[in-house]
Context: one part of a larger RNA
RNA sequence: CGUAUACGGUGGAUGCCUUGGCAGUUAGAGGCGAUGAAGGACGUGUUAAUCUGCGAUAAGCGUUGGUAAGCUGAUAUAAAGCGUUAUAACCAACGAUUUCCGAAUGGGGCAACCCAACUCUUAGGAGUUAUCUGCACCUGAAUACAUAGGGUGUAGAGGCGAACCCGGGGAACUGAAACAUCUAAGUACCCGGAGGAACAGAAAUCAACCGAGAUUCCGUUAGUAGCGGCGAGCGAACGCGGAUUAGCCGAUGAUGCUGUGAUUAGUGGAACAAGCUGGAAAGUUUGGCGAUACAGGGUGAUAGCCCCGUACACGAAGAGCACAGUAGCACAUAUCAAGUAGGUCGGGACACGUGUUAUCCUGACUGAAGAUGGGGGGACCAUCCUCCAAGGCUAAAUACUCCUAACUGACCGAUAGUGAACAAGUACCGUGAGGGAAAGGCGAAAAGAACCCCGGCGAGGGGAGUGAAAUAGAACCUGAAACCGUAUACGU
Numbered sequence: 001c002g003u004a005u006a007c008g009g010u011g012g013a014u015g016c017c018u019u020g021g022c023a024g025u026u027a028g029a030g031g032c033g034a035u036g037a038a039g040g041a042c043g044u045g046u047u048a049a050u051c052u053g054c055g056a057u058a059a060g061c062g063u064u065g066g067u068a069a070g071c072u073g074a075u076a077u078a079a080a081g082c083g084u085u086a087u088a089a090c091c092a093a094c095g096a097u098u099u100c101c102g103a104a105u106g107g108g109g110c111a112a113c114c115c116a117a118c119u120c121u122u123a124g125g126a127g128u129u130a131u132c133u134g135c136a137c138c139u140g141a142a143u144a145c146a147u148a149g150g151g152u153g154u155a156g157a158g159g160c161g162a163a164c165c166c167g168g169g170g171a172a173c174u175g176a177a178a179c180a181u182c183u184a185a186g187u188a189c190c191c192g193g194a195g196g197a198a199c200a201g202a203a204a205u206c207a208a209c210c211g212a213g214a215u216u217c218c219g220u221u222a223g224u225a226g227c228g229g230c231g232a233g234c235g236a237a238c239g240c241g242g243a244u245u246a247g248c249c250g251a252u253g254a255u256g257c258u259g260u261g262a263u264u265a266g267u268g269g270a271a272c273a274a275g276c277u278g279g280a281a282a283g284u285u286u287g288g289c290g291a292u293a294c295a296g297g298g299u300g301a302u303a304g305c306c307c308c309g310u311a312c313a314c315g316a317a318g319a320g321c322a323c324a325g326u327a328g329c330a331c332a333u334a335u336c337a338a339g340u341a342g343g344u345c346g347g348g349a350c351a352c353g354u355g356u357u358a359u360c361c362u363g364a365c366u367g368a369a370g371a372u373g374g375g376g377g378g379a380c381c382a383u384c385c386u387c388c389a390a391g392g393c394u395a396a397a398u399a400c401u402c403c404u405a406a407c408u409g410a411c412c413g414a415u416a417g418u419g420a421a422c423a424a425g426u427a428c429c430g431u432g433a434g435g436g437a438a439a440g441g442c443g444a445a446a447a448g449a450a451c452c453c454c455g456g457c458g459a460g461g462g463g464a465g466u467g468a469a470a471u472a473g474a475a476c477c478u479g480a481a482a483c484c485g486u487a488u489a490c491g492u
């Protein structure tokens, strides 16, 4: 040095576990904000830090309920206290307080800071003072009347928020095996606006000589008819079957009372013992019991009957919600549509790229009729059929989930599952926009190793002790491999 065996070190795979995630179902909720939001800064405890809560009344104050023998949030002890049959604590509802920044709004500003004016004042302090819009009023230039402008009062707005929705703008990569029409796509993105949904909506619609009867959504029609450098590709409708149905002409609004229901704390809630093994019984043996409850979780191993629960039954002073009834109040009750329809030119939307291209919208220029009238039926004309534009409202079926509750999973189980099971959008990186980790597990219970010894009053270790186990000792469950050793045997 090699091989083999045994025993270790290192390392943290694997197994098992789950506080966290992922995807859904059923309900709820669908907003918050000048009565100052979302989000923060700084404070606040017997407190040095972080999290949570709260705001100079600061882990809290009041009222009304519930519940109560324990309590003073967590890491996390200790100290000092509160309370025990109802003013401890806890839970719910409603209130009070709520520094500073932030739409931030008295002015300024490098967010959490600086500097004011006025009014009131118990002299501590409190309040008001942004801008825009509507309405009412007062003033008031050039300029006579006026108007612009200025001011006062009053009402509203502003900002934030995950997706869904409507409108105004609107790409490119890409595909066409290159590329220009075309495609991607009216997508991404930007802007405006609204609601719990939005939009649309009661035929100047379809149909085809039979008829249907607002809109929306789903299935089908159908990858059909068509469009298309007839390339790549794009792609209907009629009709049929369903979901849901509602019609109309100013829709109603807020308020009070009564009733019902659910919500927001909660309450009751059945039934087991012994022997054995074991550290521990829920295991096993024997004998019982409950079940409108054998969902689930916990308890020293696997528990219907030990605990929390579960089925079932019950419950609200107060608060808001829904529905129904009722009362008065307030507001309103249109009258048939002209610079319109249509035309020409230029664009856009329609599945439809100008084409034989109807229909819809409109930038420019034009421009009717008046129900004996007008529009449409895919060039156009006639006949026939059908409807009535140029005013408006409208629930449901549909879309979505930042959020709340319960439940589900041939979803994950710590290199997985959210980036994040841990003081995670943290540490750290970047001037900044932004990027962005790693990191879970002693034990049933800390019983977390008193005391002794070696050692630097170390680190670490040896005894002792605890424990079922300490090769479970905090670098702590299991503890693979690479890698490094010790012992023995053999070989060289």
Stems, first nucleotide, its partner, number of pairs: 001491009015477001016441002020412002022409007029401002031160002039101003042055003046078001049075003061095006070082003106115003116129005131157009164195001165193005175182001179229001205212002216243005226234002247393003252330002255327007263319002266314003272287005288305002290294001296308003342366008352378001373388005428435002448476001451463004
Molecule: large-subunit ribosomal RNA, domain I
Organism: Alteromonas sp. a30